[in-house]
Molecule: c-di-GMP-I riboswitch aptamer
Organism: soil metagenome
RNA sequence: AAAAGGCAAAACCAUCGCGAGGUGGCGACGCAAAGCCGAGAAUCUUCGGUUGUCCGAAGAUAGUCUGGCUCCCGAA
Numbered sequence: 001a002a003a004a005g006g007c008a009a010a011a012c013c014a015u016c017g018c019g020a021g022g023u024g025g026c027g028a029c030g031c032a033a034a035g036c037c038g039a040g041a042a043u044c045u046u047c048g049g050u051u052g053u054c055c056g057a058a059g060a061u062a063g064u065c066u067g068g069c070u071c072c073c074g075a076a
Base pairs, nucleotide, nucleotide: 006031007030012025013024014023015022016021029063035069036068037067039066040065041064042061043060044059045058046057047056048055049054
């Protein structure tokens, strides 16, 4: 570069959640880890606070980034 495949954004429908969002169906914007892991940040939500581009607590996002683990084919 190919080959065999895989995953599934937004929208819509149903459902759960105060919410960010999650789950299932449909659907493909894209993805060589868009497989898994909330460890470090980042963004977002809820609650509380001395109202402050702030602090604290509890959450969400792995398709925001970093990191860890695993991994198909092939030139090599």